A computed fold for an 85-nucleotide RNA from a soil metagenome, annotated as c-di-GMP-I riboswitch aptamer. The coordinates come from a structure-prediction model, not an experiment, and the mean pLDDT is 85.

RNA sequence: GAUAAAGGCAAACUUCGAGAAAUCGGAGGACGCAAAGCCACGGGGCUAAAGACCGGGGAGAGGUCUAUGCUAGCUGGUUGCCGAA
Numbered sequence: 001g002a003u004a005a006a007g008g009c010a011a012a013c014u015u016c017g018a019g020a021a022a023u024c025g026g027a028g029g030a031c032g033c034a035a036a037g038c039c040a041c042g043g044g045g046c047u048a049a050a051g052a053c054c055g056g057g058g059a060g061a062g063g064u065c066u067a068u069g070c071u072a073g074c075u076g077g078u079u080g081c082c083g084a085a
Base pairs, nucleotide, nucleotide: 001082008033009032013028014027015026016025017024018023031073037078038077039076042075043074044071045070046069050066051065052064053063054062
């Protein structure tokens, strides 16, 4: 890729669980997806427990920065099912 067929994934939300959070897993549910399969060691984005610094007489609260935490349904990389004209 065709108003074909087969097969697939599952946003929001609800609920249970994990986590400091971001976020993730199970069940339900479908907004969408032709790679919404896989990869976090390219770029982007999110979070900041912990650490550093600021602050303060000290401690706490608070603030700033940092990924070692995430995100593949942002981009990128990589592999690949069906398939007429």